[in-house]
RNA sequence: AGAGUUUGAUCCUGGCUCAGAACGAACGCUGGCGGCGUGGCUAAGACAUGCAAGUCGUACGGUAGGUUGUAGCAAUAUGGCCUACAGUGGCGGACGGGUGAGUAAUAAAUAGGUAACGUACCCCGGGUACAGGGAUAACGUCGGGAGCUUGCUCCCUUUGCGAAAGUGACGGUAAUACCUGGUAAUGUCAUUUGGAGGCAUCUUCAGAUGACCAUAAGGCGGGGACCUUCGGGCCUACCGGCCUGGGAGCGGCCUAUUUCCUAUCAGCUAGUUGGUGAGGUAACGGCUCACCAAGGCAACGACGGGUAGCCGGACUGAGAGGUUGGACGGCCACAUCGGGACUGAGACACUGCCCGGACAUCUACGGAUGGCUGCAGUAACGAAUAUUCCGCAAUGGGCGAAAGCCUGACGGAGCGACGCCGCGUGGAGGACGAAAAUCUUCGGGUUGUAAACUCCUUUUAGGGUUGGGAAAGCGAAGGGUGUUAAUACCACUCUAAGUUGAUCUAACCCAGAAAAAGCCUCGGCUAAUCCCGUGCCAGCAGCCGCGGUAAUACGGGAGAGGCAAGCGUUGUUCGGAAUCACUGGGCUUAAAGCGCGUGUAGGCGGCUUGGCAAGUACUUUGUGAAAUACUCCGUCUCAAACGGGGAAUUGCUUGGUAUACUGCCAGGCUCGAGGUAGGUAGAGGUGCCUGGAACUCUAGGUGGAGCGGUGAAAUGCGUAGAUAUCUAGAGGAACGCCCGUGGCGAAAGCGGGGCACUGGGCCUGUCCUGACGCUCAGACACGAAAGCAUGGGGAGCGAACGGGAUUAGAUACCCCGGUAGUCCACGCUGUAAACGAUGGAUACCAGGUGUAGGUGGUUAUUGACCCCAUCUGUGCUGUAGCAAACGCGUUAAGUUGACCGCCUGGGGACUACGGCCGCAAGGCUAAAACUCAAAGGAAUUGACGGGGACCCGCACAAGCAGCGGAGCGUGUGGUUUAAUUCGAGGCUACGCGAAGAACCUUACCAGGGCUUGACAUAUAACUGGUAGUGAAGCGAAAGCGGAACGACCCUUCGGGGAGGUUAUACAGGUGCUGCAUGGCUGUCGUCAGCUCGUGCCGUGAGGUGUUAGGUUAAGUCCUGUAACGAGCGCAACCCUCGUCGUUAGUUACAAGUGUCUAACGAGACUGCCGGUGAUAAGCCGGAGGAAGGUGGGGAUGACGUCAAGUCAGCAUGGCCUUUAUGUCCUGGGCUACACACACGCUACAAUGGCCGGUACAAUGGGCAGCCAAGCCGCGAGGCGGAGCCAAUCCCGAAAAGCCGGUCUCAGUUCGGAUUGUAGGCUGCAACUCGCCUGCAUGAAGUCGGAGUUGCUAGUAACCGCGCGUCAGCAACAGUGCGGUGAAUACGUUCCCGGGUCUUGUACACACCGCCCGUCACGUCAUGGGAGUUGGCAACGCCUGAAGUCGGUGGGCUAACGGCGCGAAGCGCUGAGGCAGCCGCCUAAGGCGGGGUCGGUAACUGGGACGAAGUCGUAACAAGGUAACC
Repeated sequence: AGAGUUUGAUCCUGGCUCAGAACGAACGCUGGCGGCGUGGCUAAGACAUGCAAGUCGUACGGUAGGUUGUAGCAAUAUGGCCUACAGUGGCGGACGGGUGAGUAAUAAAUAGGUAACGUACCCCGGGUACAGGGAUAACGUCGGGAGCUUGCUCCCUUUGCGAAAGUGACGGUAAUACCUGGUAAUGUCAUUUGGAGGCAUCUUCAGAUGACCAUAAGGCGGGGACCUUCGGGCCUACCGGCCUGGGAGCGGCCUAUUUCCUAUCAGCUAGUUGGUGAGGUAACGGCUCACCAAGGCAACGACGGGUAGCCGGACUGAGAGGUUGGACGGCCACAUCGGGACUGAGACACUGCCCGGACAUCUACGGAUGGCUGCAGUAACGAAUAUUCCGCAAUGGGCGAAAGCCUGACGGAGCGACGCCGCGUGGAGGACGAAAAUCUUCGGGUUGUAAACUCCUUUUAGGGUUGGGAAAGCGAAGGGUGUUAAUACCACUCUAAGUUGAUCUAACCCAGAAAAAGCCUCGGCUAAUCCCGUGCCAGCAGCCGCGGUAAUACGGGAGAGGCAAGCGUUGUUCGGAAUCACUGGGCUUAAAGCGCGUGUAGGCGGCUUGGCAAGUACUUUGUGAAAUACUCCGUCUCAAACGGGGAAUUGCUUGGUAUACUGCCAGGCUCGAGGUAGGUAGAGGUGCCUGGAACUCUAGGUGGAGCGGUGAAAUGCGUAGAUAUCUAGAGGAACGCCCGUGGCGAAAGCGGGGCACUGGGCCUGUCCUGACGCUCAGACACGAAAGCAUGGGGAGCGAACGGGAUUAGAUACCCCGGUAGUCCACGCUGUAAACGAUGGAUACCAGGUGUAGGUGGUUAUUGACCCCAUCUGUGCUGUAGCAAACGCGUUAAGUUGACCGCCUGGGGACUACGGCCGCAAGGCUAAAACUCAAAGGAAUUGACGGGGACCCGCACAAGCAGCGGAGCGUGUGGUUUAAUUCGAGGCUACGCGAAGAACCUUACCAGGGCUUGACAUAUAACUGGUAGUGAAGCGAAAGCGGAACGACCCUUCGGGGAGGUUAUACAGGUGCUGCAUGGCUGUCGUCAGCUCGUGCCGUGAGGUGUUAGGUUAAGUCCUGUAACGAGCGCAACCCUCGUCGUUAGUUACAAGUGUCUAACGAGACUGCCGGUGAUAAGCCGGAGGAAGGUGGGGAUGACGUCAAGUCAGCAUGGCCUUUAUGUCCUGGGCUACACACACGCUACAAUGGCCGGUACAAUGGGCAGCCAAGCCGCGAGGCGGAGCCAAUCCCGAAAAGCCGGUCUCAGUUCGGAUUGUAGGCUGCAACUCGCCUGCAUGAAGUCGGAGUUGCUAGUAACCGCGCGUCAGCAACAGUGCGGUGAAUACGUUCCCGGGUCUUGUACACACCGCCCGUCACGUCAUGGGAGUUGGCAACGCCUGAAGUCGGUGGGCUAACGGCGCGAAGCGCUGAGGCAGCCGCCUAAGGCGGGGUCGGUAACUGGGACGAAGUCGUAACAAGGUAACC
């Protein structure tokens, strides 16, 4: 840092996907050790059990136990000390620990304020502690019984009541508990004087006056004098207490800024906003209340809805950002849900209290109890998260004077690879390389120095031994210092016996390589490939995509790559993504400019002077907690981790300085803007009036059969007189020519003429105002057509509708009619491909050339034109520049800064729901689920078009002869069959492979045989009467059988070769795959094309060249030309025919010659002439010539296309088969036959048939051959055997033709099928199934529907002849040869095929393409829906717990006051307090109507998706009616 994926390819746009990092993770496979971290993300759901907050006896009275005194004989009484304990009292339970439900601001972060506040414990300063009192826990008694000493003891029993929880009455005691009085200032408040300060109220300091407020009392240790009730007082030290000032730390409150999504939430608010007064609070405040006023908030987003604890930080990123807030730290909130207060310095209190709800537990049914979101743990939930561990040794906290006690905070251990970090699983040597596996081109390669083997080491785990720190404290005893009256006590300090460890760890020794490697991947992205299996199956897949018989993509194996005690997968976040773009994007055509204007808020704003200093810059103050991150240093062997220092913390804040720029204030200017004067063009707008042409209708005249309409028709109109024509009248709408990429308007839009009213622009000039400007969310105005409403109007046109055509259908296109509408008035609607698909405004940046309006100049004396300059519009072309390209280009899509609108993949969706608007139709705003990997723009090359231009071809046309009808032959399909072997399938299969199926061929079928085989090679063994020939016998044959005969070559004489037999390797296969292949072939097409190198153009695909103008059969040639050249094709070279020459002469012929044969040459090149053409290429005509413009014919087939054909001609990979799918044999089949097609033959007759006579070829073939003469036979043929290995002999008769005769138009003297019969020939063999001959028979057929084939000259047509294959032949085929020998071509409109250029394209498998919609089926999500059922937040009314506050207080009441009686004390009363009751507020509950968000629902709407469903053909080409809005 990029990569893959849209296309045939390209560039762009644009989405999707991947590579990276991270994690409180989970899952799969695997798992040696250690360190440091980390671990219920789900049910703020429910919890069994244990523990998590106590402590103080130096506050108090006691109880119990122990120990030890005193008095006493003892019982017993009374002390000291120690320990423990319930209670009163104090302090602490507001910290620590957990969780993130709620909370979008009563919160958090940052910076400030508090002149509006509090503060227990702690520190510092000052002062102080006087005199009294009454209670109350604790404790005892309250049941029954017995004894007697009548107030004690004993017994039973938990013993007032109660199941329990709990709780009552009486008696009774202490305090650092509680209460009263006194004393007051330095305190508070009020008034007041002076100083200082500040920010309005004020603050502060020093005074004065007045009012008000507190008590504790203490505890323990020690002690000389003095006093004593002998307890002590008193003194002293320490600890406490009270008042007060200050500090530190901690809090309360207030302010500013910032803090998610949603406008499909736009208006919200009655304590609401403010004031006055009062209450309340530690304190300000509508915090609360009464009264008064009517405010307050909001587009800079109020109010509402959704979601969420916030931050330091964490992850990612180059950064800016994005995401996140688990662990650690700060703040907040909560503690089963909801409400409430009490206590207290502090709470509205996690393990306190009261009440209500839900849930759970106990119950004797009367009532009680509970709250793990503390640590463990349980079930549940879930993909998922640990031990009911050890210890207070350390750190910290609470209490205590202290020792100490408590502490699931914490320190540790355990479990989990959950993460990070470190270590190990051995090291060295060891083969041209074991075995094994695997691949193989069979040679070998790979695993691989890997192993084995040799030598060595021992981390870690295991066993053993010896140590270490975390430890400081506490502290007997002793010394010093301070305090003090004091050498007591106490405090501090030094030394110090002793004492404290939950857990962790180091070193050394022992043994032995010993105990320790997996996971994922290997088609591209992306490092790493082979074999086998499978066969669109099974499966894979992050994207593209793999799999349909040769899968580097599935599964296995081998090997390789990566990481490693882990590796992969899944999920999530950031990145890549400049894919929300501040850094850093866009809007003509890709998504994207509002239809257009006016204009508010807002944003931005000309030149210049002065001031201020808000922004800005620099400097400075404070802060930005610690941890984290960075950096330096250090400690664990390293690292992770940890410790110390620094920097950083981009922010906010204090003071100062600067004043260029922005801003604000004040002043000036004129160029922006506006005004003014004079001109000027115009379909600019509105209203009224008016004109002619055309049209239709009405009336009348003429006239007489059609008109009209179309591709062609018909419907329609017309003898009731149409159309046509003339005259008159009526009506409505639209305005020809002028008319113009001309004009005007903001756009929509505006067109006969005149008048009235009216808007804007442009030009020229003078002066004036003095920035008055630009843009513009919301708002408002205008806004084509269609449509709606009311009333008119209605000629023409004309949705709907009717009819006629067309058509497979035709709800269309065409035709005949025709209603709304189109027109007018007044309203509504508010949309268009409302387009330049281009927002408006400013400035700048080459030109050229039209046109419209204006002005000036020039030319002249004037005037007009031309011309020049300039301003404003409107066009074309074009430079720079821009752009993906197309293109834009002073009318920008160029270059600038400012403003508004809009976009963010395609579909779903210009949709649903909601809201607003509308009479309606509908409009504006505008999602999601789901689904795809594309959708798209521009350009390129092709292909295609019922696009265009040009041009060819027997392509059409013009002709000739056919085919298609008949019979027969052959091939094919189909059918049949045991088999009818296989292949070929539009053109380019079908008389094709097959240039010859009776057996063979033969591949098919039936049956019978063989198994190293019919054939090849190798090895081994055997083999001499061996190989070979092979009688008899069996058999259909193959085969079995084996009498008999009987070899060859070399030799060193041993033997070897060849042969044979047996065995093993293997042979064999016309079995499959032509879609694995080679080779060969067909076809487009003998069409003129197809390419390359270099250069140039283009970002690129690609183009140019090869296009253009001519010309040609031709990319043939010429000219032009950013191309210049070249290659494969064309042509030519080759063969053949035609003319001539030369040479030769087997044959021919009597010679000699050269008709001839066959070899070599010549000849033809647009060479010559004329015309034409661009002076070219060429074309036309002519001459000469046997031949003339390629002389005729052949061979020759470019790049490529059709996965064209062939595995059955041959070759060949792979697969299959191996006593058979091989091979041999006999017989059958390939020859079947209702039928269909293709190619032919023969005909249908007189241009003919038959009979007789007669003439003229050429190519070829011949020894297992051609076969003459002659004879026989009607003939096929037979006998015969001359000649010939062939210019010699033979095949061999050419036929049509010509001459003569006959037939006379008929199913015939045409035609010959079919059948019968008799023969011939070939051959082992003619039954299935050959050919030929004679005689007899004598079918269809009388010129062929639609359609279709060949041919342009020695051609078609007609005629015969030969040859190959071959024993013979189904040959009428194929291929050659000659004979006779035409017609026609105007021409290129049309059909077919082809070439070039151009155009359109949504095609590229390329039109046999692509593709749309309904319907049917399946799946999925979603809207509506009579309803139904939940959640949430409010509102109204009712009821209303606990509790605060207020009222009342007749009941109750120790302290204080008063009165009375008085010994104690009691009574009454007052103040104060309390119960009870009442009121306000109010949680929960009930009722009610609404709001909002969900679930579900008969039915219903559309949508998406789904290899091969139905109907049509809408779109893409002029898509066959141009398409679209």
Small-subunit ribosomal RNA from an uncultured bacterium, 1525 nucleotides, folded computationally. The RNAcentral record of the sequence draws on ENA. The coordinates come from a structure-prediction model, not an experiment, and the mean pLDDT is 82.